The RNA shown here (Glycine riboswitch aptamer) has 78 nucleotides and comes from uncultured Actinoallomurus sp. Model confidence (mean pLDDT): 78 of 100. RNAcentral holds the sequence, with entries from MGnify. Rfam family: Glycine riboswitch aptamer. Rfam links the family to the GO term glycine biosynthetic process.

């Protein structure tokens, strides 16, 4: 990298329209992507600075009945 399997949260909110889906408003979620940083390490006499992971944090992007799709991550095979 490829294939198979498992795999969550949150609105059946309101309004409008050229109407069976799109837009706007309000509320909410955290598991594509993106932001932030703890220990440690490095620099500095020191105050402090740099570096620095996640399923944590923010909620920009994305998403919010069921099904389907997506899906971090995990397992197996090549």
């Nucleotide at each position: 990298c490829c294939u198979c399997u498992g795999g969550a949260a949150a609105g059946c909110g309101g309004a409008g329209c050229g109407a069976c889906g799109c837009u706007c408003c309000c509320g909410c979620c955290g598991a594509a992507g993106g932001u932030g940083c703890a220990a440690g390490c490095c620099c500095g006499c020191g105050a402090g600075g740099g570096u620095g992971a996640a399923g944590c944090u923010c909620u920009c992007a994305g998403g919010c009945a069921c099904c389907g799709a997506u899906g971090a991550c995990a397992g197996a095979g090549g």